Small-subunit ribosomal RNA from a groundwater metagenome, 1520 nucleotides, folded computationally. The prediction has a mean pLDDT of 84. Rfam family: Bacterial small subunit ribosomal RNA. Gene Ontology terms of the family: structural constituent of ribosome and ribosome.

RNA sequence: AGAGUUUGAUCCUGGCUCAGAAUGAACGUUGGCGGCGUGCUUAACACAUGCAAGUCGAGCGAGAAAGUCCUUCGGGAUGAGUACAGCGGCGGACGGGUGAGUAACGCGUGAGGACCUGCCCUUUAGUGAAGAAUACCCUCGAGAAAUCGAGGUUAAUACUGCAUACGUCCCUGCGGGGAGAAAAGUGGCCUAAUUAGCUACUGCUAAAGGAUGGACUUGCGUACUAUCAGCUAGUUGGUAGGGUAAUGGCCUACCAAGGCGAAGACGGUUAGCCGGCCUGAGAGGGUGUUCGGCCACAUUGGAACUGAGAAACGGUCCAGACUCCUACGGGAGGCAGCAGUGGGGAAUAUUGCGCAAUGGGCGAAAGCCUGACGCAGCGACGCCGCGUGGGGGAUGAAGGUCUUCGGAUUGUAAACUCCUGUUAAGCGGGAAGAAAUGUCCAUUUCUAAUAAAGAUGGAAGAUGACGGUACCGCUAGAGAAAGCACUGGCUAACCUCGUGCCAGCAGCCGCGGUAAUACGAGGGGUGCAAACGUUAUUCGGAAUCACUGGGCGUAAAGGGUGUGUAGGCGGUACAAUAAGUCCGUUGUUAAAUUUCUCGGCCCAACCGAGAGUAUGCGGCAGAUACUAUUGUACUGGAGGAUGGAAGAGAGAGGUGGAAUUCUCGGAGUAGCGGUAAAAUGCGUAGAUCUCGAGAGGAACACCGAUGGCGAAGGCAGCCUCUUGGUCCAUUCCUGACGCUGAAACACGAAAGCGUGGGGAGCAAACAGGAUUAGAUACCCUGGUAGUCCACGCUGUAAACGAUGAUCACUAGAUGUUGGUCCUGGUUAACGGGGCCAGUGUCGUAGCUAACGCGUUAAGUGAUCCGCCUGGGCAGUACGGUCGCAAGACUAAAACUUAAAGGAAUUGACGGGGGUCCGCACAAGCGGUGGAACAUGUGGUUUAAUUCGACACUACGCGAGGAACCUUACCUAGGCUUGACAUGUACUUGACAGCUGUAGAAAUACAGUCUUUUGGGGCAACUCAAACAGGUGCACAGGUGCUGCAUGGCUGUCGUCAGCUCGUGUCGUGAGAUGUUUGGUUAAGUCCUCUAACGAGCGCAACCCUUGCCAUUAGUUGCUACCAUUAAUUUGGGCACUCUAAUGGGACUGCCUGGGAAACCAGGAGGAAGGCGGGGAUGACGUCAAGUCCUCAUGGCCCUUAUGCCUAGGGCAACACACGUGUUACAAUGGUCGGUACAAAGGGACGCAAAUCCGUAAGGCCAAGCAAAUCCCAAAAAAUCGAUCUAAGUUCGGAUUGAGGUCUGCAACCCGACCUCAUGAAGUUGAAAUCGCUAGUAAUCGCGCAUCAGAACGGCGCGGUGAAUACGUUCUCGGGCCUUGUACACACCGCCCGUCACGCCAUGAAAGCUGUCUGUACCCAAAGUCGCUUCAGCCAACCCGCAAGGGAGGCGGGUGCCUAAGGUAUGGGGAGUGAUUGGGGCGAAGUCGUAACAAGGUAGCUGUAGGAGAACCUGCGGCUG
Repeated sequence: AGAGUUUGAUCCUGGCUCAGAAUGAACGUUGGCGGCGUGCUUAACACAUGCAAGUCGAGCGAGAAAGUCCUUCGGGAUGAGUACAGCGGCGGACGGGUGAGUAACGCGUGAGGACCUGCCCUUUAGUGAAGAAUACCCUCGAGAAAUCGAGGUUAAUACUGCAUACGUCCCUGCGGGGAGAAAAGUGGCCUAAUUAGCUACUGCUAAAGGAUGGACUUGCGUACUAUCAGCUAGUUGGUAGGGUAAUGGCCUACCAAGGCGAAGACGGUUAGCCGGCCUGAGAGGGUGUUCGGCCACAUUGGAACUGAGAAACGGUCCAGACUCCUACGGGAGGCAGCAGUGGGGAAUAUUGCGCAAUGGGCGAAAGCCUGACGCAGCGACGCCGCGUGGGGGAUGAAGGUCUUCGGAUUGUAAACUCCUGUUAAGCGGGAAGAAAUGUCCAUUUCUAAUAAAGAUGGAAGAUGACGGUACCGCUAGAGAAAGCACUGGCUAACCUCGUGCCAGCAGCCGCGGUAAUACGAGGGGUGCAAACGUUAUUCGGAAUCACUGGGCGUAAAGGGUGUGUAGGCGGUACAAUAAGUCCGUUGUUAAAUUUCUCGGCCCAACCGAGAGUAUGCGGCAGAUACUAUUGUACUGGAGGAUGGAAGAGAGAGGUGGAAUUCUCGGAGUAGCGGUAAAAUGCGUAGAUCUCGAGAGGAACACCGAUGGCGAAGGCAGCCUCUUGGUCCAUUCCUGACGCUGAAACACGAAAGCGUGGGGAGCAAACAGGAUUAGAUACCCUGGUAGUCCACGCUGUAAACGAUGAUCACUAGAUGUUGGUCCUGGUUAACGGGGCCAGUGUCGUAGCUAACGCGUUAAGUGAUCCGCCUGGGCAGUACGGUCGCAAGACUAAAACUUAAAGGAAUUGACGGGGGUCCGCACAAGCGGUGGAACAUGUGGUUUAAUUCGACACUACGCGAGGAACCUUACCUAGGCUUGACAUGUACUUGACAGCUGUAGAAAUACAGUCUUUUGGGGCAACUCAAACAGGUGCACAGGUGCUGCAUGGCUGUCGUCAGCUCGUGUCGUGAGAUGUUUGGUUAAGUCCUCUAACGAGCGCAACCCUUGCCAUUAGUUGCUACCAUUAAUUUGGGCACUCUAAUGGGACUGCCUGGGAAACCAGGAGGAAGGCGGGGAUGACGUCAAGUCCUCAUGGCCCUUAUGCCUAGGGCAACACACGUGUUACAAUGGUCGGUACAAAGGGACGCAAAUCCGUAAGGCCAAGCAAAUCCCAAAAAAUCGAUCUAAGUUCGGAUUGAGGUCUGCAACCCGACCUCAUGAAGUUGAAAUCGCUAGUAAUCGCGCAUCAGAACGGCGCGGUGAAUACGUUCUCGGGCCUUGUACACACCGCCCGUCACGCCAUGAAAGCUGUCUGUACCCAAAGUCGCUUCAGCCAACCCGCAAGGGAGGCGGGUGCCUAAGGUAUGGGGAGUGAUUGGGGCGAAGUCGUAACAAGGUAGCUGUAGGAGAACCUGCGGCUG
């Protein structure tokens, strides 16, 4: 720091996703050790049990027991003035927990004045003298208990008066007057002892100050929501009083009517706040666990008491809920303290040890208490550290995996060998944390004092939970210690097998439908490592809310337009002030954290010290440029004045002609009207047409424009009146008066609404006619609202320049409108030039993703407003405001989706355009489609009818030839190393052949027949090789599958003229240019122009053939000539023909015309003329075109069968449909007879003459010929004659019968041919459709391949031999240019809506349920406060001898307030709800075809009506 993902590709916009860091985490797999941290985020849910706050005998009274000792057994001593309990003091307001509530002076930060403050410190002055009770205790009583009542005794640092009063407080005439305190205890000295005294210390009282802590007020900051816009009655202020520690409506009475709010009051939702923490370059964003500061709370709600301090976590009272005890009468309780339990949850620990340290409470102290704290335990929850070994070791072991079978890899990895000894284990040693208090000693202060106390120094000794822990040493021993994720791209890392759109994966893009680097497994690899992944969440990347740092013509986004309030911003000069601003200094910004340096644990994490920072707020001093404020001036902005100017600017009134329609009259007759064509309609009751007259409404031709005016919408005959704005000139006046503009107000096309008019034409709806598969449309005939007017409403449009307003600056060129100045001109028309204001076109710089914009900016700057943040849901729902309604404005979410989109590019396509070509059409000739037959295909049938080929480009195609074979299919019978190949091991010496038997054959059996070569050896024999058979192992075999795994070959576009490249140039880029333009050509052929210049594959040419000539060569060919013969029969001959080899010839070369050229037209010559005819030759590519059944081949499958052999059958079936052909339908013909003329081929398992036989097919015999020699072989149309005479025929020949011939092992299924007989359909063929442009079509025959036989097919050959082409409008196909596009699998494309089905979320809904809250009222606990009560009770003080009384208190009563509760009635939000509305998604459903091309009616749009649906139509608008 970026990356993936929209497209065929590109650039941009824009979202989604990923890589990073982090966490109080959880889950999955795995798990050796240690250190430091950290651990209920959920139910502020409920809690068993134990502990968490006590202490003081130096405040007080009382006061045991066990045990022990003594004993005279009575008891005493000790325990012990101890324990328990009580009165009293101090502390239980700290410490600890939690985050429910709280949007607040709660918190943070900075100020302030009207306050309190126990213990602590400093200072001053005191501490006198009395009194009355009471708990404990004893007695009695009530109760189950908790607890309580009565009587009696007693103490105090408990309580109450009195005395005194330096300070203090109050009053004051400033002289003074008044009020108000206290508690003692211990040690020492003294004393016989007590009382008392002295003294020290501690305490107590009054007062002042400090410190600490707290209370209050206040500036600023502090979440979301306006679909919460108005809130408020103690409310805001004042006066008086009350109350408080203290200010204050804090409370009460009275008075006034205020107070808050768009800078967001009031309401709703959410939330403890901060230091900090996470992230980030920063600015920011998120967060508030642990630690620290503040706040709030303690089962829920309310309340006070005590106290220095509480409205009190382990206090009290009341009410509610819940739990427990109960003798049913009544009682008890509060873990959000530490552990722990249940529950909830994805999830969070031990009912541990200790007060040794630190800290706290009490105490004079010893000490006691302390779940604060210090430690330990559990959890990889986090961070940090260590280890799981190190060196050597190649036969590169085995095994695994892969393999091209050679090997590669795992891999120095292991084994093996040599070492080391961390951690863990065992044994041994073993800390620091602990020095204070206290005790003793010394010095010193205080003191009368050698007491005591304080300070300083010293000594001895005690005290450790952790813990026998950290740490150290020794022993043995590589021994006990590695996993997890990933491996298609992003993103580091690849192979094999399995699976077969299944199973599954997936963060995004996307993988999987038989060769998956994406699923699962294995091997290998990559990454991290005691962890690794996943999930969740936060920031980042995201400049994707943009302050730093974005945008708005077309991508999302400029308000429809103006006036204008608040607000924001604002010209020139001077002066003052110093609010902003700047600078200095100062206070504060707690500590911890973060940063730097240094230090301590072996290092690190962790911890400590110092430094730095702390951007903020406050005080003080200063500066004055800018902004601001105030004052004084100015004229340039703005406005006014004066003089001119143009205009469909607005409102009102009047008026004019043309046209449509209607009415009346005349004239006139059969049609009119309408359309692509028609029909509905009108018309003989007289239309249309025509003339005249009249009525009425609406709109204003020409001028007219790219023109003018207006803020926009918009505005058009002419005249008049009223009225707004603008421009030019003069430079006279005012003196910043300006710009923008939330809210508000006004205007605002069309449609629509209300009331009343009006209504000619047009025309939603509606009706009819057409069109159509349908036609709720387009077209036609009618036609109502409406369109028009008046008044009122609505308030929207593609209200568009899709471009907010204002100001300034920044090249020009050229039109046009208005004005003005100069100038030419007859001072006229009409020009030329300058300036200002408008309105267009082109264009520089610049901008832009591009298109484009470009002084009328989308350039460069400034100010203000509006708006945007992926697509869909949706401009929708709910709520609110407005409206008569239609509806408008405001405006979400759930859910869904990875894109949606802009501009441009290349293609493809268009029922877009231009241009060119082709037997493409047209012009012609002949066919097909009808018939019969042949053949192929589909279908059907079948045991099988083997397989493939399917628009053109399958269908007389593979097949150039299925009776068996072929043959792949079916049935049946058989074989299993196999019909065929190679290797190997063992074995045999046969097998084959011939004959016979069984059998359909294969096959089996029997008989017969039987080996060869070489070496050794006399031989028997043995070894080796060959051949053949058998057995076994490897393997063979497969026309089995996949042509969508492939090679090769082929078809098609298309013999169409195209397809590309290098360099250069242009463009951000895809790409463009070149290859386009103008000509020309069969041609991207050539010329010309040209930011292109060249080149390649194609075109053409080179090749073959044919047409002319020459040369060479003449046998088997030829025969002019000679001789000869029946005959080129033979001999000469090679001129000609011919044969077959080499050459020539044609090149727009020549002429005329046109043209810039290329070239074209015509002509001459020539056998041939503009490519002479024909063939071969097929660019880049397209169709996943065809072929695994020619061949080859990957993978898969079968292996006693999907292989192999054999027989028979089938491929030949037959209601039917299609293609391709043959023969015909006849007289241009048929039949019979005569006569003539080819070319190209074939021939030895062959072609076969001649003769003979047969009606014939053919047969017998047989010459010749390996062929320019012989044969096939007759060419046929033609021609010359004869006959038939228009008919189902002397046409046509199917079909069938009979008899034959040939081939062949064999013609039944299932061959060809011959003869005789039979004699079907068919009389020229509907819609439609094919071929052909010259030696062509048509027609005629001949040959060949295959082949034993079997062509109407195929491939060749020649004979005869036409017609027509005006031309390119149309059909089809193609090329080039251009245009539109929402297509790119490319129009066989894309795509819209209803309906049907399933799922999901959501709105409405009679209601229902619980919850929160407002208002009014009722009832009212505890409690404070007030009032009251001599009918109850009472010690202190007062009066009194006393009795008693008084004051006061308790208790009772009552009043105000008030929690909970209740009643009534509103509001908010939540859940649910029969039914219902639309929405989204879903596999191949149904109906149409609305949109994208002129999308077949251009589209879109606001509005209104209509319609199954997309939609259609009217009115107005836009061009996208």